A computed fold for a 73-nucleotide RNA from a Planctomycetia bacterium, annotated as transfer RNA. The source organism's lineage runs through Bacteria, Pseudomonadati, Planctomycetota and Planctomycetia. Its Rfam family is "tRNA". Rfam's curators write: Transfer RNA (tRNA) molecules are approximately 80 nucleotides in length. The family's RNA type in Rfam is transfer RNA.

RNA sequence: GGGGACGUAGCUCAACUGGCAGAGCAGUAGACUUUUAAUCUAUUGGUUCAGGGUUCGAGUCCCUGCGUCCCCA
Numbered sequence: 001g002g003g004g005a006c007g008u009a010g011c012u013c014a015a016c017u018g019g020c021a022g023a024g025c026a027g028u029a030g031a032c033u034u035u036u037a038a039u040c041u042a043u044u045g046g047u048u049c050a051g052g053g054u055u056c057g058a059g060u061c062c063c064u065g066c067g068u069c070c071c072c073a
Stems, first nucleotide, its partner, number of pairs: 001072007010025004019056001027043005049065005
């Protein structure tokens, strides 16, 4: 330099054909327990990397940029 994949909650990841952004872990509160841990119940937490475009509607489609990784040279 050329090609490709990925970027979503504190962490690991879903969301398939465009139609109300979710799960597990973590955190918080409660139950249980002499206490802790474990277990159970409830619950908080999001500028979906940034900017622009298409659309009634974008995490999803298109363009540009940034970052990480892989392949080729």